[in-house]
RNA sequence: GGCUCCAUGGCCCAAUGGCAAGGCGCUUGACUACGGAUCAAGAGAUUAUGGGUUCGAAUCCCAUUGGAGUCA
Numbered sequence: 001g002g003c004u005c006c007a008u009g010g011c012c013c014a015a016u017g018g019c020a021a022g023g024c025g026c027u028u029g030a031c032u033a034c035g036g037a038u039c040a041a042g043a044g045a046u047u048a049u050g051g052g053u054u055c056g057a058a059u060c061c062c063a064u065u066g067g068a069g070u071c072a
Base pairs, nucleotide, nucleotide: 001071002070003069004068005067006066007065010024011023012022018055026042027041028040029039030038048064049063050062051061052060
């Protein structure tokens, strides 16, 4: 340098172009002598950045940034 893949809450991980789901963690409450476990509820997302297509984009297209793999 060429090609392929990845980027979504603090972490992990889903989502046929049409309500951004779930687990861990966090907060509050219940339970308990306290803690843990368990149960209930809640908060937390500019879907890497900038454009384009579309009635509508995490999703499709282009460029950029970062990372991984592969070839030379």

Transfer RNA from Lineolata rhizophorae, 72 nucleotides, folded computationally. The coordinates come from a structure-prediction model, not an experiment, and the mean pLDDT is 82. Rfam family: tRNA. Gene Ontology term of the family: triplet codon-amino acid adaptor activity. About the family: Transfer RNA (tRNA) molecules are approximately 80 nucleotides in length. By type it is a transfer RNA. The sequence is in RNAcentral, with records from ENA and Rfam.